About this RNA
Two RNAs folded together computationally: RNase P RNA and transfer RNA, 412 nucleotides in total. It holds a member of the Rfam family "Bacterial RNase P class A". By type it is a ribozyme. Its mean pLDDT, the model's own confidence on a scale to 100, is 78.
RNA sequence: CGAUCGGGCAGUCGCGACGCCCUCGGGCGCCGAGGAAAGUCGGGACACCGCAGGGCAAGGGUGCCGGGUAACUCCCGGACGGGGAAACCCGAUGGAAAGCGCAACAGAAAGCAAACCGCCGACCGGCGCCCCUCGUGGGCGUCGCGGCAAGGGUGAAACGGUGGUGCAAGAGACCACCAGCGCCCGCGGAGACGUGGGUGGCUAGGCAAGCCCCACCCGGUGCAACGCCAAACGGAGCGAUGACGCGGCCCGCCGAGCUCCAGGUAGGCGGCGUGAGCCGGCCGGUAACGGCCGGCCCAGAUGGAUGACUGCCCCCGACAGAAUCCCGCUUAGAGAUCG
RNA sequence: GCCGGAGUAGCUCAGCUGGUAGAGCAGCUGAUUUGUAAUCAGCUGGUCGGGGGUUCGAUUCCCUUCUCCGGCU
Numbered sequence: 001c002g003a004u005c006g007g008g009c010a011g012u013c014g015c016g017a018c019g020c021c022c023u024c025g026g027g028c029g030c031c032g033a034g035g036a037a038a039g040u041c042g043g044g045a046c047a048c049c050g051c052a053g054g055g056c057a058a059g060g061g062u063g064c065c066g067g068g069u070a071a072c073u074c075c076c077g078g079a080c081g082g083g084g085a086a087a088c089c090c091g092a093u094g095g096a097a098a099g100c101g102c103a104a105c106a107g108a109a110a111g112c113a114a115a116c117c118g119c120c121g122a123c124c125g126g127c128g129c130c131c132c133u134c135g136u137g138g139g140c141g142u143c144g145c146g147g148c149a150a151g152g153g154u155g156a157a158a159c160g161g162u163g164g165u166g167c168a169a170g171a172g173a174c175c176a177c178c179a180g181c182g183c184c185c186g187c188g189g190a191g192a193c194g195u196g197g198g199u200g201g202c203u204a205g206g207c208a209a210g211c212c213c214c215a216c217c218c219g220g221u222g223c224a225a226c227g228c229c230a231a232a233c234g235g236a237g238c239g240a241u242g243a244c245g246c247g248g249c250c251c252g253c254c255g256a257g258c259u260c261c262a263g264g265u266a267g268g269c270g271g272c273g274u275g276a277g278c279c280g281g282c283c284g285g286u287a288a289c290g291g292c293c294g295g296c297c298c299a300g301a302u303g304g305a306u307g308a309c310u311g312c313c314c315c316c317g318a319c320a321g322a323a324u325c326c327c328g329c330u331u332a333g334a335g336a337u338c339g
Numbered sequence: 340g341c342c343g344g345a346g347u348a349g350c351u352c353a354g355c356u357g358g359u360a361g362a363g364c365a366g367c368u369g370a371u372u373u374g375u376a377a378u379c380a381g382c383u384g385g386u387c388g389g390g391g392g393u394u395c396g397a398u399u400c401c402c403u404u405c406u407c408c409g410g411c412u
Stems, first nucleotide, its partner, number of pairs: 001339005007313007015032002018029004034319001038330002041328005046222004059218005064078005079093001080091004094213002099211002101207002116152002118148004124144008160178006179203001181200008226270004234261005242254001277296008314317001340411007349364004358395001366382005388404005
C1' cells in the first nucleotide's frame, strides 16, 4: 500500500415479517442490519410537473489521453509534472505569444520596464589642485549632464546560462556551446505524448480553485414524489315518525335516516423490495469491467422488530443500527488474517 | 426522511473583486468626584469552528468535516 473478516459454537426464553394449520388463543416452518445502514456530497432508477422537435442565449458543472459504467466530482490503464533511498504515493493537468484585471511589504524598478549604490566620459560643461615642451595641452578630485545594465542589495517573482569577441564602460550588440519557446517536416504511438532534424525571433514571467476564451455535459421538484379507497363537510332527491306555527284540516318549514353525485380533508392501502441482485464455474480483457452457464431468494416496520440468559473456547470484541431503492465518494472505527 | 441557512474578541455584529482583522458593549489602568455612577484618555483580548488544497500570500477561492438553527407531515 492492497484485499478479506470484524467474536465463534450449542441450548433456553423473547421480538418482527412471510407461509401453512387451527379449537382464533396459539402452534409449526423459514428469514431477520452494515462495511460503513452515517454525512446527504456526486450520479442515477422511479414518480409528478414543465417543454412537448431543433438551435442560440442565461445559469451551473466538468476539463491530459484512451477505456469502463445506466450515469458520475466515480473506477481502470497510460502520458506528463512533483515528492521519495526504494516499494510506491500525489496532481481541477485545456488556453496567460485573444482581451481585462491583480501582485501587500520590501525594493531604484513589478510588467509600457526601471536606475539607489555602482561602472564609464568615446562625443560634454563648471569649479579646485598639480605638472610641463606654456597650447584649442595633460593628470587628479568634485558637481552637473550624459551613457550602461555586468556586479551589489530587495523580493515569492527582477526580462535566459557559461565562455569569448567587442567597447569609454557595457549589453544577444556579435560568436560558440547549452537550456527553453513558436513554426515546419520525418519517425514511433490508437491518443495524450515521446524522439530526431530544420528554421525563426532572440527569452516570451506568475495567477484562470480572478473575470474570461475554448470544448463537452446539465429542465424542475423529491416517496412528506405519486396513485387508489374514503368518514366528516357540501349538493340533489325520497322521507316513517316526531317536533314547530294553528282550535282543527289542507298547505308550508325543520327534520333522524336512505339513495345518488362532486371534490378528496381525517384515516387506510399501494408505491415497498426479483434487483444496474447474490454465490459458484468458464470465457474475453493488462485492468476497471463484460459475456455465457448453473444455483439461490437474502429485513421490510409505521411507535417502528434483531435482545437477554446459561455453558464452553479465544487475542475478551471498536465504530455504529435499515425506513423508496441502487452505484460511488467521504467520514468514524478496537482487533485479526493474507499478499 | 427531504430541503435550506449560519459559525469572526467574553457578548452582539462588520470586514469576503485575496495583501499585517475592526466597531459597540464588557474587562483593566489613569483622570474627574468626598465616594460611586456617568464622562474623558489609554490598554488588554482573536487556532477567523477543524483539516486539506490552489496562490508568493487565504477570514475571503475550492474540497472535506464538525457544531448549531430553521422549513416541509